Source information
Predicted 3D model of a 731-nucleotide part of an RNA (large-subunit ribosomal RNA, domain II) from an Actinomycetota bacterium. Its Rfam family is "Bacterial large subunit ribosomal RNA". Gene Ontology terms of the family: structural constituent of ribosome and ribosome. Its mean pLDDT, the model's own confidence on a scale to 100, is 85. NCBI's taxonomy places the organism under Bacteria, Bacillati, Actinomycetota. The sequence was found in a public genome assembly.

Context: one part of a larger RNA
Parts: sequence; structure tokens; C1' cells
RNA sequence: GCCGGGGAGUUCACCUCCGUGGCGAGGCUAAGGGUUUGAAGCCCGGAGCCGCAGGGAAACCGACAUGCCCGCAGCACCCUUUAGGGGUGUGAGGGGCGGGGUCUGAAAGGGCCCGGAGUCACGGGGGUGAGACUAGAAACCGAGCGAUCUAGCCCGGGGCAGGGUGAAGCCGGGUGAAAACCCGGUGGAGGCCCGUAGGGGUGCUGACGUGCAGUUCGCUCCUCUGACCCUGGGCUAGGGGCAAAAGACCAAUCUAGCUCGGUGAUAGCUAGUUCCCGCCGAAAUAUCUCGCAGGAUAGCCCGGCUGGAGGCGGCCGAUGGGGUAGAGCACCGAUUGGGAGGCCAAGGGGCCGAGAGGCUCCACCUCCCAGUCGAACUCCGAAUCCAUCGGCGCCGUAGAAGGCCGGAGACGGGUGUGGGGGGUAAGCUCCCAUGCCGCGAGGGGAACAACCCGGACCAGGGUUAAGGCCCCAAAAUCCCGGCUAAGUGCAGAAAUUGAAGGUUGUCCUCAACCAUAGACAGCUGGGAGGUAGGCUUAGAAGCAGCCAUCCUCUAAGCAGUGCGUAACAGCUGACCAGCCGAGGUUGGGGGCGCCGAAAAUGGACGGGGCUAAGCCGGGUGCCGAUACCCUGGGUCGCAGCCUCGUAGGCUGCGGCGGUAGGCGGGCGUUGCGGCUGGGCGGAAGCUGGGCUGUGAAGUCCAGUGGACCGGCCGCAAGUGCAGAUCCCGGU
Repeated sequence: GCCGGGGAGUUCACCUCCGUGGCGAGGCUAAGGGUUUGAAGCCCGGAGCCGCAGGGAAACCGACAUGCCCGCAGCACCCUUUAGGGGUGUGAGGGGCGGGGUCUGAAAGGGCCCGGAGUCACGGGGGUGAGACUAGAAACCGAGCGAUCUAGCCCGGGGCAGGGUGAAGCCGGGUGAAAACCCGGUGGAGGCCCGUAGGGGUGCUGACGUGCAGUUCGCUCCUCUGACCCUGGGCUAGGGGCAAAAGACCAAUCUAGCUCGGUGAUAGCUAGUUCCCGCCGAAAUAUCUCGCAGGAUAGCCCGGCUGGAGGCGGCCGAUGGGGUAGAGCACCGAUUGGGAGGCCAAGGGGCCGAGAGGCUCCACCUCCCAGUCGAACUCCGAAUCCAUCGGCGCCGUAGAAGGCCGGAGACGGGUGUGGGGGGUAAGCUCCCAUGCCGCGAGGGGAACAACCCGGACCAGGGUUAAGGCCCCAAAAUCCCGGCUAAGUGCAGAAAUUGAAGGUUGUCCUCAACCAUAGACAGCUGGGAGGUAGGCUUAGAAGCAGCCAUCCUCUAAGCAGUGCGUAACAGCUGACCAGCCGAGGUUGGGGGCGCCGAAAAUGGACGGGGCUAAGCCGGGUGCCGAUACCCUGGGUCGCAGCCUCGUAGGCUGCGGCGGUAGGCGGGCGUUGCGGCUGGGCGGAAGCUGGGCUGUGAAGUCCAGUGGACCGGCCGCAAGUGCAGAUCCCGGU
């Protein structure tokens, strides 16, 4: 792990609500007793409890069995176009007035209450007290048991190879006046040294690490005459001992031992909590909380009762309200340039002056012109939102809205989009609105809670949505026009990218200008004279530099565009002509590309692959969901009809995703009562199979087995297991 068995909301009391029944302004007995077989049942027993009046802290005072109106269901009558139609009256219950009791108050006003329904029993929901659904602490307290391990101490005993070092003392010698010192020997001290046994347990962070072993093995290492080691007997005990002190040790347990008991301690925490079907269906918010892993109240969900005609999230319009987006600068504040003026009270720079001081500029203030900005600015101001009204629409007498009562769960949310606060940012954080996931299956998105389509009762058939139609893989190698040559790309967004900047890649477009009186490019020729302009300079001649930049001849030619020379020369350009013969030059905008472009095993358009099977625009088909349509069926709620009937049947209308959770109806197990059956001509159980039911399950057949077992109507529960590192057994 698997299999079998066991295994978790129970019982009593009180309170509260619902259902059913009895009696009813009343209802009930309790203990106990009688009878009986110490049973069930029946009969006594009125003590007592609840109710019949409330208000008030109390003293105390003390109410409508109806005065009026509306009106649901129902009932009666009438009308009628027979339609679950209309009208009138009445109208339990219901509602509105009016009235009353009491408390407060000077009063006004206000609070609670008043036009009679309870009580007992049984069943069920919930609460409280009890172990209170089950299992689980770390702990606390009490009474005992422990020093055969270990710590310390006491008493009695035992043990320590060999070697080294050589203290005191002593002897001899030497020196000295002496005290004494020196030398040699002798001697054998020491928590001395090396090292065996013994004791220890340093390093390898070696071996081992389901071990040889709940601390071992190997090598290495420390100590080995001492505060040494060992042994027998004894003493100290749990808030206590003992401790050369580590919170060490006190029997493999110690920051308070172990055993039993209090004890089912407590656990706002964790895990588990057992059959089926049907109906509805949440919340992760607000406030309070020693509150933040919990709870209470409200909101949100469910069920029941009541109620009796309106309700509303939709659309259009109108009328009010608002100060956002945007915009603006009229206010407030910020802010750039210019101009005008003011101010010299204070400040700064410059100039003049010996100084006093003067002049001027800046700064500052005001105004004007132009320009800019603001959540906490507004002369303005949307979309939109809110309220009310009108119209339309939808829901509602097949009973909505509202009200009352009972039962919850939940108070860790997440994410997309839009708007905001914080943050450089975040799959960040905190708010608001809304959708979705949560609690939502199906189709698409390669895969993928929340993106797109779309809300799944069951079965069958068809049509579409999103998205797709070359192959994997259902459907177009479909049609038309254009673009791309980069495998760009093969959807966008989101981890799957791609920026600033650059690009004579290519396509489209706009504007200006030139052009058959010949443009642009190319080739050929000319490109001159005054003059080497003047100045400067060693030189300066178009071309170091400064100034000027004229005139002539011309088709045109600069007092010179660049190269060049020391300076000239030379080459070239501008400019002109010729040849040639049709478009050209420049700038702006757009489309698709290109560069920019680096990451760790080989690699990602889902893949193959594609030049379209890429991108843009247009068109026609097809594929494709649990969506939509059709057919059949099931079930739930409500209504009408049939029916004695709320069993049932038919018709109609509306529903049937679902976690927590609420409600309803069932299946099965064990036992009991009543009724009724089966069984040695084969019960239960077990194995295999058939059939029925939406399901829990039921039933039949065969085999096995060898003695008990069902059905129906009720009742009562130790009543249903896959899980709890669940318990026991097996494997």
C1' cells in the first nucleotide's frame, strides 16, 4: 500500500420556533399511591406551573368583547359579447382613524401597552448547561516509584611495564676571618618528562550510517604516582538532589525524572466526519471587539407564515442636481521673453567723487503685449451619473413589493477592463465601478481558474458562434486587387519581445522647380581682356591675410569652388556652346521591409513545412460547442379541468450548472409490535451471470452451502466509510 472488521452531531434538563393531536379562558398534573406478574395499560393524586393586564426603579395606578372608514379571500344577488368577464352588497382575517391604561413632563410631546388564546403531549429545527461530532498537545496539580546508569560524599578494599630527569639533605675537596660560596660525589623529590596496562575520546568532520553497535570500528591523539583508576557496602529525590558550572547528571528520558490518578484538562489550531435523488443558492463587505487564524450585529443565502397591487436593474424624453474629462488663465498660485511706469525705504553691480553724495543698471511692485502650467486654481464645461415625472417595455392576482419568524454559511479572495492613491518598477500594494473565476462544465486560444464564444435535465437529428479551412486535423492548396524577398512573417495583447537612432531596399502620394526655344547625367570644346585689382609681403599673380569686387569683348567665363606652386605654372569647378534626345531635380507624407539585435546541453511559427500556407483590402462557400432549432422522454413549481380527494390523470405556463449552506422526498442495515409468507423437495451467506429503477438499491437464474429467512404497516436506533501519518488482524 491493499483486503476484512471497528471507527466520529449522541443523551438528559431547561429555553425557543415549527408541525401534529387533545382540551380551551382555561390547560396540565409532579412526587407519591391503587390495581396488575415489581410489566404494559387503566385509575387516583391540583401541591405546583403556564395563561387570563399592563405601565412604573418603586410607591402606586390600572385598559376598546367595537364608535367610524377602507377592504383580500369567501358568500349572496344582478348583468353579460360565456371570457378562469363585469357590477352591487356583505365581508372572518387584514389595514386606517378615533378612543383608552400607565410612566415621564409645567405643558406640548414621547415610551410601553389595550378590541380575549392559551396549555399539555408527541415529533422535528436551533440555543444553553453538561466531555457534547471524533482524534491530537506543549503543560498544571496530587500520591507514589527510582542514585543497579550517572553526580557528589562516607566506610572497607584493589591497581599502576620500563626508561628519563636529578630538588632538599648528606659526604669529600677547594676558598674564606666568618657568614657562606664553588667543585665532585651521594641522594632520589616532583598534581616532573617519554611511554605499557588502565583511564580518556583530539583529528580524519575516515569506515559505518534499514550499522557489528539507539555512539560501534580503524588510524591518529591526551593522560598514565595522581585533584589518578577500579571495586564492595552505604547516603542525598523531583522545584528536590548532585554539580572544579556544561543547565551537565539523577536508569538510552531532564530549562524540572518516571508511574498512576485529577482526565474525556484545555486547544479561537490541524486532520477526519460513512447511502441516494430533487429545489433554491451565498460570502470573502460594514461596525464593534486584547480585535487581525476567532467572534457578535447588519448586509448577502435558504425555509415557513403573512400580505393583497403594485414592482423594476431596460429604452426614449423632460425637469432639477453635480464641477470630473477636457479646456482656460477671469480669481489663487507657479512661470519665460519684451515694453511702460513706480520705488529709492532697505539690498546688489558699475561709473564719477577726497568725502558727503550723485548718475546708471539689477532686484522689487504695478500695468501692457506675447508664451506656459496646477489633485487641494476655475471665467467655462461635457460624455455620464443620481432624483422626480411622462411614454414605451419587462415582471406581477398562476400572488410581485412589503412585513414577521426559524435555519445558515461567510467576514484569508483572485483576476480582466475602466478610473484613482503609493512606488523607478513588479505576476507590486491600497481603493472605486463592473464582468468573470471562486461555485461554471462545453467549443476556441498548441498546452493554460478567471482572454474570446457560450450558461450543461436526458437521448437522437440538424444549424450556427468564437475560431478556422496545405498535412498532422473537420472544412478553400477558393476567387479578385495590392504589398513584402527580409523565412520579414505565418494573428493582436499577455513570459513568446524589441527601443532611441539610422537606411539612394522597395511601393504609393503631395508640393516646388527645370524641360523639344532640348532639361538631368555623360562626352567634346570654350572658360577671355584691363589685370599679377589695391594693400600687405622676401614673394602674395583667382586660391596666407585685409579692403574692394568694377569695366570691356562676349554664347559664356568669378577680381574666382577646390587641388596645386617658394611664388608662377599646371589641373579642376562655376558659367557658356556643341553632341545626345525625354523626362529630370529637390523637399514633405504614407505602406511593407533592413540595420541597431549578446547567454549559457540542440530547438522552436503547436510541429511538418510555407514565397504563400506571409501582410493589407474585398468577395463567395464550407467546417466548427452541451449555444440555437426539431423530435421523444424525465422531473420540479403553479393554474384549470376530471375526480370524494391536496393519490392520480390530462392540458397549459414557467423552470431544472453549482462550492459553503438551507429545504424536501426516498434507499438500505439491526432489533421490536401487528398482519402475512418461504425453508432439508435446501434458509442465510458466498461466487458468477440476466433483468428492472435517474439513483441509493431491488429481483431472478445457476453453482456452492447445510438451517434458518423474508414481505407489508408501524416503532426504536450503538444505522451506511476510502481516507483521520486512524485502531485491530491478515497479506